This is a predicted structure of a 712-nucleotide part of an RNA (large-subunit ribosomal RNA, domain II) from a Nanobdellota archaeon. Its Rfam family is "Archaeal large subunit ribosomal RNA". Gene Ontology terms of the family: structural constituent of ribosome and ribosome. The literature on the family includes a 2001 paper in Science by Yusupov et al., "Crystal structure of the ribosome at 5.5 A resolution". The coordinates come from a structure-prediction model, not an experiment, and the mean pLDDT is 81. The RNAcentral record of the full RNA draws on ENA.

Context: one part of a larger RNA
RNA sequence: GCCAGGGAGUGUAUUUGAGUGGCGAGGAUAAUCGUGUUAAUCGAGCAUCCUUAGGGAAACCAAAAGCCCGCAGUUUACGAGGGGCGAGGUAUGAAAAUGCCUUGAGUCACUUGGAUACGACCCGAAGCCGGACGAUCUAGCCGUGGGUAAGGUGAAGCCCCUGUUAAAAGGGGUGGAGGCCUGAAGAGGUGCUGUGAACAAGCGUUCUCCUAACCUGUGGCUAGGGGUGAAAAGCCAAUCGAGUCCGGUGAUAGCUGGUUCCUAUCGAAGUUGGCCGUAGUCAAGCUUCAGACGAGAUUGUUGAGAGGGUAAAGAUACGGAUUGGGAGUUUAGGGUUCGAAAGGACUCGGUUCCUUGUCCAACUCAGAAUAUCUCAACAUUGUAGACUCUGAAAGACGGGGACGCGGGGUAAGCUUGCGUUCCGAGAGGGGAACAACCCAGACUACAGUUAAGGUCCCUAAAUACUAACUAAGUGUGAAAGGGUAAAGAAUGUCUAUAUCCAAAGACAGCGAGGAGGUUGGCUUAGAAGCAGCCACCCUUUAAAAAGUGCGUAACAGCUUACUCGUCAAGGUUAUAGGCGUCUAAAAUGGACGGGACUAAGUUAGUUACCGAUACUGUAGACAUCAGCGAUGAUUGUGGUAGAUAGGCGUUCUGUUAGAGCAGAAGCUAGUCCUAGAGGAUUAGUGGAUCUUGCAGAAAUGAGAAUCCUGGC
Repeated sequence: GCCAGGGAGUGUAUUUGAGUGGCGAGGAUAAUCGUGUUAAUCGAGCAUCCUUAGGGAAACCAAAAGCCCGCAGUUUACGAGGGGCGAGGUAUGAAAAUGCCUUGAGUCACUUGGAUACGACCCGAAGCCGGACGAUCUAGCCGUGGGUAAGGUGAAGCCCCUGUUAAAAGGGGUGGAGGCCUGAAGAGGUGCUGUGAACAAGCGUUCUCCUAACCUGUGGCUAGGGGUGAAAAGCCAAUCGAGUCCGGUGAUAGCUGGUUCCUAUCGAAGUUGGCCGUAGUCAAGCUUCAGACGAGAUUGUUGAGAGGGUAAAGAUACGGAUUGGGAGUUUAGGGUUCGAAAGGACUCGGUUCCUUGUCCAACUCAGAAUAUCUCAACAUUGUAGACUCUGAAAGACGGGGACGCGGGGUAAGCUUGCGUUCCGAGAGGGGAACAACCCAGACUACAGUUAAGGUCCCUAAAUACUAACUAAGUGUGAAAGGGUAAAGAAUGUCUAUAUCCAAAGACAGCGAGGAGGUUGGCUUAGAAGCAGCCACCCUUUAAAAAGUGCGUAACAGCUUACUCGUCAAGGUUAUAGGCGUCUAAAAUGGACGGGACUAAGUUAGUUACCGAUACUGUAGACAUCAGCGAUGAUUGUGGUAGAUAGGCGUUCUGUUAGAGCAGAAGCUAGUCCUAGAGGAUUAGUGGAUCUUGCAGAAAUGAGAAUCCUGGC
C1' cells in the first nucleotide's frame, strides 16, 4: 500500500413541542400486597401528581348570565370557532384609572423532534492527584580489597671547595621533592562532518590524563517536589524543568480528524448588539416545517407629489486660500533723495476700489441624474389562502471577486467602508489553460434554432463580399485579467483644413548676370561687403545688400540675396487626425494557444454559416393544485450548511402462509425490472436449512478517522 473483518447520536431521569390512542371536569396511579406454571397477566393499592381560580409582597379577598360584527356553511338571516364592546374578581389609588385574571379542557400512555443532567456521537492531549516499585545504569558517601611498565627533570636537606673576622653568596657532588614532564597498562572520548549498526551502539585513526581532587572489584546507604550533584536543571535502569507502574479515568479539550442506504420539496449565513468576547457563544436578522386568521399584497413600468444639498459648478453669495495689472489714499513702518526747517518727490509696503487668473471633505448664491418615501393607473400575484401572526427545528455569526462611489497608502493579488451583482452553494458554451470576465441558471431522452464567441490547418463553420489603411511580422490577446508601453523625436505614409506662389510660367534644377560713386566714415600696422563702432545713402539697371556664408596679412577669389533665360505643372508653409518607426534592457531555448499569415492584420459596412444543459418541438417522470376517479391545468423540478417528507435493505421476536436431499442458505457467472436504495430469475457450485404477508424490537447499512486486528 491493497484486501477482509471490526469501527461513531445510545440509555435513564426531568422538561418542552408534534403525531396517534384511552378517559374526560376530570385524568393517572407509585411503592407495595394478593393471584398465577412464582412468567406474562389479572385484582387490590387513590398516598401522591397535574387540571378544575385568580389577584396580592402580605394580611387577605375571590369571578353565573349581556350586546354588536362576522369566516366556513346554509334559508340572507342565522352563524361553532374568531373580533369588538360591556360586565365581573383582585391589587394599587381619595378618585379617575391602570395591571393581571374570568365567559370551562385537561390528563395518561406509546412513537418521535429538541433542551438539561449524567462519559452523552467516536478517537485524541500535555497535565493534576493517590498508592506502590526502583540506586544491578548512573550521582555522592561509607565499609572492605586490588592496580598504576619504563624513562626524563632534579626542590629542600646534607657533604666538599671557594669566600668572609664570622656570615651571606658562588661552584662541584650527594639527595630524590612535585595535584612536574614523556609514555605502557588503565581511564577518558577532541577531530576525522572516517567506517558502521537487530532504532540507541560498536570500530579505526587522531587526541587528553596517567602518584593523583587517580583508576577499579565487591558489600552497603540516600527515593520522586524527594535524592544526589567540583552545578550541565546533570543523573536517579535506552524514561527527568519533577522517575516508573497501577489507580482516580471514559480527567478536560470553545481545538484537529472521522461519523456508514436511497429519492423528493424548500433552501441559508459570514450582518447588528452583548460577553476576558474576537478559533467560541447568546439574542436579533436570514432558512425550513406545522398551525391560526380570512383579503388583499407590491420586488416591476408609467404618471403625480414630497424632502433634500451629493456630482458637476460657482467666487461681487459667506468662511478660507490665491496670480498679474491699474487707480485712489497715507491711518503703521522701512529705504533713497531735495530742502535751513516745515515739508515735498520717488520707491518698497499698508489700506480702499476697479480689473484679471485660479481653488476647498470640514465654503455654498444656486444646483442635477440616480436613489428614498407617499398616492394613482397598468402589470404581476392572491380564497387552489397571499400578506400577517403563533409555535417548533436549524445552520450561520472567518467570507471573497468585479463594477460604481469613498477613507488610508508611493504602491500592491494592499487595507478599510457603502451600493449592485456574481462566486461561496452554479453545472453548460466562450475566454489556449484559469471560483467569481462574456453568454447562460442543468428533471430525462431525441430532434431543431440561436447567444457569447467564431468560420486557412490543428478545430465545427466564408481562403465570403464592398471600400480603405498598414510594410512595421506592426499585428493576428482588449469585452476584464493575463509584460505593459511613456515623456520625447523624425521630409515613414494616408486623410482633412488653412496661408501664400503659379500658364502674365510658380517650386526644384540648369545657363547667364550679380554693376558704379566706393577701399562709405571711424578705428587700425592693415580693416577694401565680410575683427570692431557709426551710418546704411545715391546712380545705372531686367536685377544686384554701405552685403548671407566661406576666404585673404590686407586685397584677390568662391558663394548667397536679387534678376533674366530655359523647362514645364503644380508648388511652399502650418495645423489636426489615422496607421506605422525610434525611444524599448534579464538571466535554460520560447511563444500570436501552435502551425503559420502581407492577410489568415487594422478600420467601416454587408450577407451567409458554425456554435450551449439557453429557446422551440415531440415523448416521458416528479412536484403543486382541482377532481370520488378517469383525467386535466398552469407554474415549476442547479444547489453546500440546514429543515421537512416518503421509502430500500440487515439481524432477531410474535403471528400467518409456505419452500427444502426430486437439493435450503452461501458462492460464481448471466438475463430482466425499478427514478433509486434495491428486487426477481436462469445456469453452475454447494450439501441443510430458508422464507412471504402483517406487526414488533434494534449492538441496523462503511471509503476515508497518521482508525483497530489479521492476511498478502